[in-house]
């Protein structure tokens, strides 16, 4: 250089055009003689960036930026 994949909460992920979501962790509470464990509530997202297409884009498509993997 040139193919391909991936980027969504603190962490591991799912959603693939119509309200942004799970688990875990976190904060309250309930429960316990106290803990663990569970229950119940609650905060926490510029959806990597910027164009474009579209009534609407986290998702479609461009170029970019990290990151991986193949090739040369």
């Nucleotide at each position: 250089g040139g193919g391909c994949g991936c980027a969504u909460a603190g962490c591991u992920c799912a959603g693939u055009g119509g309200c942004a979501g799970a688990g875990c962790a976190c904060a309250g509470u309930c429960c316990u003689g106290a803990u663990a464990a569970g229950g119940c509530u609650g905060g926490g997202g510029u959806c990597g960036a910027a164009g474009g297409u579209u009534c609407g884009a986290u998702a479609c498509c461009u170029u970019c930026u990290g990151c991986g993997c193949c090739c040369a």
Source information
Transfer RNA from Candidatus Lindowbacteria bacterium RIFCSPLOWO2_12_FULL_62_27, 72 nucleotides, folded computationally. Lineage of the source: Bacteria > Bacteria candidate phyla > Candidatus Lindowiibacteriota. The coordinates come from a structure-prediction model, not an experiment, and the mean pLDDT is 83. It matches the Rfam family "tRNA". About the family: Transfer RNA (tRNA) molecules are approximately 80 nucleotides in length. It is annotated as a transfer RNA. Gene Ontology term of the family: triplet codon-amino acid adaptor activity. It was read from a public genome assembly.